Record summary:
The RNA shown here (small-subunit ribosomal RNA) has 1527 nucleotides and comes from a Chitinophagales bacterium. Lineage of the source: Bacteria > Pseudomonadati > Bacteroidota > Chitinophagia > Chitinophagales. Its Rfam family is "Bacterial small subunit ribosomal RNA".
RNA sequence: ACAACGGAGAGUUUGAUCCUGGCUCAGGAUGAACGCUAGCGGCAGGCUUAAUACAUGCAAGUCGAGCGGUAACAGGUGUAGCAAUACAUGCUGACGAGCGGCAGACGGGUGAGGAACACGUACGCAACUUUCCUCAAACCGGGGCACAACCUUGAGAAAUCAGGGCUAAUUCCCCAUAACAUUGCGAGAGGGCAUCUGAUUGCAAUUAAAGAUUCGUCGGUUUGAGAUGGGCGUGCGUUCGAUUAGCUAGUUGGUAGGGUAACGGCUUACCAAGGCAACGAUCGAUAGCUGGUGUGAGAGCACGACCAGCCACACGGGCACUGAGAUACGGGCCCGACUCCUACGGGAGGCAGCAGUAAGGAAUAUUGGUCAAUGGACGAAAGUCUGAACCAGCCAUGCCGCGUGAGGGAUGAAGGUCCUCUGGAUUGUAAACCUCUUUUAUCUAUGAAGAAAUGUCCUGUUUCUACGGGAUUUGACGGUAAUAGAUGAAUAAGCACCGGCUAACUCCGUGCCAGCAGCCGCGGUAAUACGGAGGGUGCAAGCGUUAUCCGGAUUUACUGGGUUUAAAGGGUGCGUAGGUGGGUUGGUAAGUCAGUGGUGAAAUACUUUCGCUUAACGAAGGAACUGCCAUUGAUACUACCAGUCUUGAAUACAGUGGAGGUAGGCGGAAUGCGUCAUGUAGCGGUGAAAUGCUUAGAUAUGACGCAGAACACCAAUUGCGAAGGCAGCUUGCUACACUGUUAUUGACACUGAGGCACGAAAGCGUGGGGAUCAAACAGGAUUAGAUACCCUGGUAGUCCACGCCCUAAACGAUGAUUACUCGAUCUCAGCGAUACACUGUUGGGGUCUAUGUGAAAGCAUUAAGUAAUCCACCUGGGGAGUACGAUCGCAAGAUUGAAACUCAAAGGAAUUGACGGGGGUCCGCACAAGCGGUGGAGCAUGUGGUUCAAUUCGAUGGUACGCGAGGAACCUUACCUGGGCUAGAAUGCAAGGAGACCGAUCCUGAAAGGGGUCUUCCCCGCAAGGGGCUGCUUGUAAGGUGCUGCAUGGCUGUCGUCAGCUCGUGUCGUGAGAUGUUGGGUUAAGUCCCGCAACGAGCGCAACCCCCAUCAUUAGUUGCCAUCGGGUAAAGCCGGGGACUCUAGUGAAACUGCCCGCGUAAGCGGUGAGGAAGGAGGGGACGACGUCAAGUCAUCACGGCCUUUAUGUCCAGGGCUACACACGUGCUACAAUGGUAGGUACAAUGGGUCGCAACACGGCGACGUGAAGCUAAUCUCAAAAAACCUAUCUCAGUCCAGAUUGGAGUCUGCAACCCGACUCCAUGAAGCUGGAAUCGCUAGUAAUCGGGUAUCAGCUAUGAUCCGGUGAAUACGUUCCCGGACCUUGUACACACCGCCCGUCAAGCCAUGGAAGCCGGGUGUACCUGAAGGUGAUAACCGUAAGGAGUCACUCAAGGUAAAACCGGUAACUGGGGCUAAGUCGUAACAAGGUAGCCGUAUCGGAAGGUGCGGCUGGAAUACCUCCUUU
Repeated sequence: ACAACGGAGAGUUUGAUCCUGGCUCAGGAUGAACGCUAGCGGCAGGCUUAAUACAUGCAAGUCGAGCGGUAACAGGUGUAGCAAUACAUGCUGACGAGCGGCAGACGGGUGAGGAACACGUACGCAACUUUCCUCAAACCGGGGCACAACCUUGAGAAAUCAGGGCUAAUUCCCCAUAACAUUGCGAGAGGGCAUCUGAUUGCAAUUAAAGAUUCGUCGGUUUGAGAUGGGCGUGCGUUCGAUUAGCUAGUUGGUAGGGUAACGGCUUACCAAGGCAACGAUCGAUAGCUGGUGUGAGAGCACGACCAGCCACACGGGCACUGAGAUACGGGCCCGACUCCUACGGGAGGCAGCAGUAAGGAAUAUUGGUCAAUGGACGAAAGUCUGAACCAGCCAUGCCGCGUGAGGGAUGAAGGUCCUCUGGAUUGUAAACCUCUUUUAUCUAUGAAGAAAUGUCCUGUUUCUACGGGAUUUGACGGUAAUAGAUGAAUAAGCACCGGCUAACUCCGUGCCAGCAGCCGCGGUAAUACGGAGGGUGCAAGCGUUAUCCGGAUUUACUGGGUUUAAAGGGUGCGUAGGUGGGUUGGUAAGUCAGUGGUGAAAUACUUUCGCUUAACGAAGGAACUGCCAUUGAUACUACCAGUCUUGAAUACAGUGGAGGUAGGCGGAAUGCGUCAUGUAGCGGUGAAAUGCUUAGAUAUGACGCAGAACACCAAUUGCGAAGGCAGCUUGCUACACUGUUAUUGACACUGAGGCACGAAAGCGUGGGGAUCAAACAGGAUUAGAUACCCUGGUAGUCCACGCCCUAAACGAUGAUUACUCGAUCUCAGCGAUACACUGUUGGGGUCUAUGUGAAAGCAUUAAGUAAUCCACCUGGGGAGUACGAUCGCAAGAUUGAAACUCAAAGGAAUUGACGGGGGUCCGCACAAGCGGUGGAGCAUGUGGUUCAAUUCGAUGGUACGCGAGGAACCUUACCUGGGCUAGAAUGCAAGGAGACCGAUCCUGAAAGGGGUCUUCCCCGCAAGGGGCUGCUUGUAAGGUGCUGCAUGGCUGUCGUCAGCUCGUGUCGUGAGAUGUUGGGUUAAGUCCCGCAACGAGCGCAACCCCCAUCAUUAGUUGCCAUCGGGUAAAGCCGGGGACUCUAGUGAAACUGCCCGCGUAAGCGGUGAGGAAGGAGGGGACGACGUCAAGUCAUCACGGCCUUUAUGUCCAGGGCUACACACGUGCUACAAUGGUAGGUACAAUGGGUCGCAACACGGCGACGUGAAGCUAAUCUCAAAAAACCUAUCUCAGUCCAGAUUGGAGUCUGCAACCCGACUCCAUGAAGCUGGAAUCGCUAGUAAUCGGGUAUCAGCUAUGAUCCGGUGAAUACGUUCCCGGACCUUGUACACACCGCCCGUCAAGCCAUGGAAGCCGGGUGUACCUGAAGGUGAUAACCGUAAGGAGUCACUCAAGGUAAAACCGGUAACUGGGGCUAAGUCGUAACAAGGUAGCCGUAUCGGAAGGUGCGGCUGGAAUACCUCCUUU
C1' cells in the first nucleotide's frame, strides 16, 4: 500500500482410555398457539384449518352537451275557487324506466389446479395485434327501414313471456366520394437471415363517416407514425421416486385445403415412418412461480405470510356470444351437486370483494367513518359512483421507546429464614424517617400540519385556446397530535429457573410412594433433582412451555468425510458407453482470462445524509444485485484440426520356466470284496463298555483275481493361474509369464456404469458308476435327559458325462493402473562373467526395519507412505438382508431391497484387573509318606427344628455352631404371667416449704408397695443471718438390652505372617497407563546379586522388644549347701559360706566369621573345624495397601427414627435347662502297650486374709469339729500322674466299660421342686475299634499323663487357658486335590465366572406382512347414449331473393355399461418382529466355554442347536522344522 471484519462448544457407550458413531443441549427466527401476569405510547401484523356452506347490508357505474320522453321531486304558468285546494301544462331545474355510447377484461379476493415455456432470466417475431392518449395527412354529401320505451290484448302464483299498434337518435341499412388502405397482375435500385424483403412505380378491383352546440368547440370516418398493453417462439434454470424402462397414430415430417390478429398437426385429406428416452422418456407423488424471507463465517439449507411482478381460478364441468381486449368473480347458455320460493305447472341463486354468520380448528378482528387526500370509471364541466384508498375500532401477535421514582438514611429495627442457638448470619439501605423531582396517569386551557388543485369572483399576458397573480370555498381522522398550567410518590411488576450441561442453596415434608425429566438421570428415612418455604439467579410488561425452520452437524463432506480390524472394495476377468490420457510444431478460439455495451423493475439488505423529541418507522442519494446477453481482444493450459517423434502400449526373433488348461494312454501302494490254503477262539471297539463279526471257522497269515477312488516319499514360508483353483508317469492340442537383442508400428493407452464369460463346496435334472468315507436313519453307550459329542452299522452324496444353480470368513477381510520415496536379509526363474567364491541386473515370492502414516494394533518399494485417473461401496444399533414388487432359476433359492415401531447406545483398538474344566515357575501338613482322631455307642455342650405364656437376643460356607457366656437355682435377665409406680430406679439445677437422715417398731400383702407409731438436725456466729446435709412437693435436663452394623466411631474376624502394596523425579505412550516392581540367578521373604531408561524412597519382610537354651559378672534372702563346725531318729535344722543350683539385673555369644567344593556375584552344599547353640537356634508379641456394604447400635460411644400411666421402672413366680428328631465340638470307652490291689520315685506354673489352711480327732467317704503358720522364694493349696516294682485277672460284654435308676448322705446358699456339685451302698445300659466321607500334626512336635488359674456363695468345667512329665513315626517327591504368589495367554467378564448370555414355550401391550371377502379413489381403454354450443350438408315449409326455420352428419361436457390394471381403507384367520417384573425348558456362545469358533450349503431335531461337505483364523496349548533380528 492492497484486501479482509470472519468460524467457541458441552453432556452421554467404559472400571478407566483413545477412536468411530448416533442421540441431546446452549443461539437465532415465527402470520404462531397455550399457561401465569399486565401501566402507557408509536410503527407494523392479524383464518396457516373447510377452494366448507352462507342470513343481511354495501363493493360498478356514468353520460339529458346522443335520443324518444316525463313515473317521482321542486319551481313556474294557466283554469276553477275568497282561500285551502283541485285540475291542466315538459315550460324550467332535474330525472324513474327505456333506446344509445363508454366503462363493467381495471381495481379487489384466493392459491384449488398445474412439474408446464406456468414462472425467472436473456434473446427473437422477415409470423402479429393494441379502445382510450399524442403527432401527422385527408374526409364528414345524400337517402331509407326498423326496434324499445309508450298504448293495447292475452297467458302465468311468480319469474317472465307472447301478439297487435305508434315512434326518435351519435341504433341499423343503402347510395355517393376516396387513398400513402386492402387484394390481384407487373417492373424493380438496394438490402438481408434459408423461406425472403424492398425505396420508387404502372394497371385493375374493393371499402368510410354522426351528430351535438352556450358557436369557443366537442365528437365522427380513413390512413401513417408514436406510446402503452397484449399475443407467439426459443436458449438456460426450475422437487422427489428406476420397487415407474420403454413411451408415442395427429404420433414425427411432407404436400394440399381450411382456420387464426398471427406462425404452427391448430384442423382435415393424402404420402412417408418417423419422434422421445439411461444427459432419465413414460408413469406416480408433491407443489402456484419470482423479487425476496429466516438461518449460516461462507458455501449452503429451509421457506415463499405481509409488500411488489407474473400465472391460474371464481359452486363442480363444458360452451360460445359481445367486444380493441374475456372464453368474462358481482354477463349469458347447458349439464351436475346443493340451498331457497312455489298455486307443484314452474322458477331463483353463487362472499376465494368489505363487514358479518355457522362449521372446522390450538388459533386469527368491526355487520364502523369518509370520499378530506391519493387513485379509478363516466362526464365539456359541476358532479355522481368507488368496502380501491384514507382513517378509526379490537388483539402484548411482533418490533421500538418510556415509566413504575431520585438522593440521604444503621439501632444494621421488627417480622421471616438458617445455624455450631448466652448468641450469630441473612433478607438489608431494604423499611421506617428526612429532602427532592413530576416523565406517565388525572383535571383545565390553547390547538395544528396534512389544502395542492378544482370551482366561484376580481385581475394580468394573449386573436382564441392556454398560462399567471389576488381573494374566497372544501378535513373523515379530530378538539386528535402538540403546548402551557395545577395537584401529588401520588396511578403502575411479574414470570421462569437454582444436580451437571447452565448463572443461581439451604430447611422442612415425602419415602422407588406422590412425583420430576431436554439428555445423563433423581425418589427405596438425612433428596441442593419430587412438594412447600426462606434466600438467590436470569429476563422484564412481559416471562415460560409447545410446534416448526436454520445453526451447532465436517452427521451427505463443492468449500469439507471415509472404506485392513469401527458402517463401507463388487468373487474374478474381458469389454461397450462414458470419464481420463505421453513428447513436439502449426492453426482455430469452444472452454478459460481481460476490456466495453445492454439488461439485472421497484421495494428489501448494505451505506451516507435527512424527517417524526429518540428509536422502531419513513424519505432522498450511492454502491451492490456475485446473473444473462452482445461485442472487442489475449492464447499459457484444456479442447478441436493438420503434421511429426518414441520413452507408454503392442508386434517380430532367440531362449527359459512352471501341480496353468484340456483330451487320451499307462503305473504301483493302500482299501474292500471273491476263491483257495494255513490256522483256532476269539476279533473289534472304548475313558470304561456294549451294539457288531465269529466254531456254518472270523480276526491273523499266504497266493490269485475283481472293483472303484486317491496319488505316500520328492514337498519347501516352493511353483503356476484373473479369481475359483491346480500334484503319480506319459503323449497330443493349447494359453501364459519372464529374460536377451534391439528390429517394426507410432499413443494404438488406463479405467470401466450397463453387458458378456468364468466362478470352491453343498444342492438339482438325465444316464452311468459305486471301493472308501459318510448327512439322514438304526442300534449301543454316556447322561437328570442326550433328538449330541464316543462306538458299531449305514442311504443319498462323494466319482464320470451332459445340463443347471451362482453362493462362501469367494480373505491380504486391503479395487484396477501409473509415477516417486532409506536400508538389511532369505528365496524362485533368467541374464552378464572362465566360475560350488564375490558381485551386478530384470521379473516373482517372504521376513525385519527408517522417514512417513495410523484411533491403536500395525503398514512400510508386494504401503495402510507421497500424488494422479477411473470404477464400486458406506452414513447409529435393532427391525432386516426381512416384507412387498420385479428379474433369474426345475426347485432349493439368488439378485435388487424398504417402512412402521423400538433403543441411547451398538461398535473398533488398546489399558488395568478378575476369571479360565489355558500355559510356565514356585510355596504351604496342600497332596504323598506316617501317627492319632471324627463319622458308629453312651454322656456333656452348642446349633437347627419343633413345642411353649415364654422357651430373651445376637453369631449362619470357608471366616456361625464348648461362639458373645472366663461360669442362667434367686440375682444375672434383656423373655413370659401377675401385682405396683408415672419427673419416674440413678445423678444435676432452680424454687417452695420441712427438720432431720439414720434407727426402732406395728398392720396388710407373695413381695414390691400401701397405711401407721416412736425419735427428731449439724457447723460458723453474741445475734441477725449464712453454709452444709436429708427426704418431700413443683418445674427442668429423664429413661429405653426399642429399630437401623445398609447412616457411623471404636474394636474384631478372614484372605494371611501371604510377600506383597505404593510414591517422587525421569523416560516411553495422543491417552488409560507402562517403566521402576519385568528378565537371569537366589531366598522363608519385592531377601540379596547381576543385568536393564531408569534413579531413589515409603508402608510391609527382616532386625530392633520379650521368653527359653550357654557362659561371665554383680547381688546373696525367704532360695542353695561343696568345704569347716554344731546338732537330730531324720531333715540346710543351726553357726557360717557365695563355690554350685537357683533367683534377677547387667553383659558376652552366631556373623556363612573360618576351611573345602561349586558359582561372576548373591548364595548353595559339606556326618568340615570350632562352639551351649549353625545357617531365621526354638517360641511369642508384632498383621502392609486393601477385600468381604463380613461381625458387633446387646460392652461402649454416636446420627436419625420410634416410645412416655409405657417399648420406662419395681416386685413375686416361671422361662432361658422343654424334646419325635438332625448337625457340629468334646469326654469316657470298647480293654492285656490293659484293669484292679499294694509299694517306690521325679515337676513346673500359679493362687491364698470375706482367704489358703498344716496338724490332731470323728466319719467308709463327701465332710465336720478344733487349730499352728502365712498379706507368702519363709506358711499353705499340694497327693503330681503316667512311670517303675510286686501280685492278680486270661479274652469273656469280662474283675472291661461305666450310662441309667433306687436308697442314704455331705456342702454352698434366704432358697437346691422345676434346676447344683460331691460322697457312700446298690443297679450295671449301649459299646468288641466304627459306611460314604472327613480332621489334626514335621520335634521336645504328634500322642499320652497329670497339675494350676480366671470366672465363682456353690456349680453343670468333659469347656477355655497356662504349666510341666514321658515322648515317637514319616516326608521318595510335586503328577494329582485344595489354597496362595509371580510371569504369560485368551476374554463378549468389571456387581468382575455365584460373571455374561442364546433360543423355543407361556402371559400382557404395540406397530407391521399375508389373506377369502367387503368398501372407496383417481387415471386410461372399448362400447352405448349425448345437452348447450360449434362446423358441415340440405329437394318439399317461410321468403321475390339473400337468407331463415326444420332435418341430417360430425364433434363434445356430464351420464351409463364392460373387462382389466393401479392406489388406499377394512377383515374372520394367520406369519414373524419389538418391548415388558424375579414365569417354564434347557446351556448354544464368550476361557481350549468344557465337542475351538465362524461362513456357505444340505439335512435332522421341543429349543438353543447337531451332523455331513468345502472354506476361513477373526482359535488356545504343545512339539518339531525352517527363516529373520540382536549378541